A computed fold for a 72-nucleotide RNA from a Bacteroidota bacterium, annotated as transfer RNA. The coordinates come from a structure-prediction model, not an experiment, and the mean pLDDT is 82. Its Rfam family is "tRNA". About the family: Transfer RNA (tRNA) molecules are approximately 80 nucleotides in length. Taxonomically the source falls in Bacteroidota (Bacteria, Pseudomonadati).

RNA sequence: UGCGGCUUAAUUCAAUGGGAGAAAUCUGCUUUUACAUGGCAGAAGUUGCUGGUUCGAAUCCGGCAGCCGCAA
Numbered sequence: 001u002g003c004g005g006c007u008u009a010a011u012u013c014a015a016u017g018g019g020a021g022a023a024a025u026c027u028g029c030u031u032u033u034a035c036a037u038g039g040c041a042g043a044a045g046u047u048g049c050u051g052g053u054u055c056g057a058a059u060c061c062g063g064c065a066g067c068c069g070c071a072a
Stems, first nucleotide, its partner, number of pairs: 001071007011023003018055001025043006048064005
């Protein structure tokens, strides 16, 4: 320098253009003499940034940034 992949909750990951979710974590309650485990409820998101396409974008397209890999 070129090419490819990835970027979503503090973390690990889903989501076929239409309601943003799970696990785990944290908080509260419950269970226990107590802790742990289990159960219930809740919290936590500008879907990396920016622009475009579309009635509608996490999803499609362009640019930028970061990380990883390949080639030179």